[in-house]
RNA sequence: GCGCUAGUAAUCUAGCCUGGUAGGAUACUGGCUUCCCAAGCCAGAGGCCCGGGUCCAAAUCCCGGCUGGCGCA
Numbered sequence: 001g002c003g004c005u006a007g008u009a010a011u012c013u014a015g016c017c018u019g020g021u022a023g024g025a026u027a028c029u030g031g032c033u034u035c036c037c038a039a040g041c042c043a044g045a046g047g048c049c050c051g052g053g054u055c056c057a058a059a060u061c062c063c064g065g066c067u068g069g070c071g072c073a
Base pairs, nucleotide, nucleotide: 001072002071003070004069005068006067007066010026011025012024013023020056028044029043030042031041032040049065050064051063052062053061
């Protein structure tokens, strides 16, 4: 330099192909329960790598960029 692949919450991850309210788990906060803790139950806060385009509407499609991984040279 070229190709492939991945980037979603503090962490792990589903959704992307086929556009239409961003879901789950752990952790965190509050409440219930308990003599207390843990466990359990309920509730809450928190996220689409960046820029642009297409579209009524983009995590999803298109273009460019950044970062990680793998391969080729």